RNAcentral holds the sequence, with entries from ENA. Predicted 3D model of a 397-nucleotide RNA (Bacterial RNase P class A) from a Phycisphaerales bacterium. It is recorded under the gene name rnpB. Lineage of the source: Bacteria > Pseudomonadati > Planctomycetota > Phycisphaerae > Phycisphaerales. Its Rfam family is "Bacterial RNase P class A". Rfam classes the family as a ribozyme. Rfam links the family to the GO terms ribonuclease P activity, tRNA processing and dimeric ribonuclease P complex.

RNA sequence: GCGCUGGACAGGCGAUCGCGUCCGGGCUCCGGCCCGGCCGAGGAAAGUCCGAACACGACAGGACACGGUGGUGGGCAACACCCACCCGCCCGCUGCGGGCGAGGGACAGUGCCACAGAGAACAGACCGCCAUCGCACCUCCGGGUGCGGCGGCAAGGGUGAAACGGUGCGGUAAGAGCGCACCGCCCGACCGGUGACGGCCGGGGCACGGCAAACCCCACCGCGUGCAAGCGCAAGCAGCCCAUGGAGUUCCGGCCUUGGCCGGGCUCCUCACCGCGGUCCGCGGGACAAGGGCGGGUCGCGUGCAGGAGGGCGUCGGCAACGGCGUCCCGAGAGAAAUGAUCGCCACGAGGCGGGUUCCGCCUCGCACAGGAUUCGGCUUACGUCCAGCAGCAGCC
Repeated sequence: GCGCUGGACAGGCGAUCGCGUCCGGGCUCCGGCCCGGCCGAGGAAAGUCCGAACACGACAGGACACGGUGGUGGGCAACACCCACCCGCCCGCUGCGGGCGAGGGACAGUGCCACAGAGAACAGACCGCCAUCGCACCUCCGGGUGCGGCGGCAAGGGUGAAACGGUGCGGUAAGAGCGCACCGCCCGACCGGUGACGGCCGGGGCACGGCAAACCCCACCGCGUGCAAGCGCAAGCAGCCCAUGGAGUUCCGGCCUUGGCCGGGCUCCUCACCGCGGUCCGCGGGACAAGGGCGGGUCGCGUGCAGGAGGGCGUCGGCAACGGCGUCCCGAGAGAAAUGAUCGCCACGAGGCGGGUUCCGCCUCGCACAGGAUUCGGCUUACGUCCAGCAGCAGCC
């Protein structure tokens, strides 16, 4: 110097003028105006990717489908977030530091592995190696070479992203876990750890590729819609149509043939219908509506709206994330949407000049990304300056 990781800030002060909610006072022609005071954007307010709080779907559920997550443990209201650890890979180091991981399952099943290659899952012979038989040639008479037939081999070479364990030794006609040693893999015991897992010992067949960021299987989680959610007040209009069961009644009216019938009221029920994301069960409503269709009116005011899973400081516990205790503080709440402008100084950065050159002074210029709207916890993206760490790389002394 580059790179990586982590953290802090997000310009400050003053003057003048100007904004906005709220509070206090005053004035008023009741429309509003004047004076004073507290307060007045962000680390990302962005993305709308996760999780919630809170509302409504009256209440309370189960299953399937669908969706999400995926090593272990912990944190948290919760999470796909955060912390610690385990495993794998990469860089470095040899004192173990840093980074990445879409990290459950390939023996539940299905599927894919192009091309090349002999052969791509229990496959296979292109170049080859060995042995044997026949023919031809050569011969230093030991044998060699070529062609063909039959047989053995997959160790050497080649193809490929990947070749049915690796290295070495023995063995063999030549070879091969064929045997052995060490790895690797599988099984088991013991030990350590909350656990993922690790250590060590013994035995074994020496064999059972990859892809699930392919379908899928397993485990866990998940109701929907959302502040334009909702709640209330005021005002205003204009209603019409569709379909439509059952039972009871010591109620009222009418009719009649003393039995009864019709209409209305009241009560109950459920099979239509409506609601609970999709489907089923279940639950609730229910014969008139809260169903469906056509049309009219209102797009006003208040509330939701900020005291919170809140923040600061101290202390205790914990490796940490974080939590407990004590104490202090109240940090926009708009409603078409306010916080701005000018000047000066300072801070920071760049360039230039001068000097007494780890520093000081002067001049000029610059000073990032970017602004709420129900609110929080995260993640991601944009961006300027500074600080710290590195046994990362390079260079210098």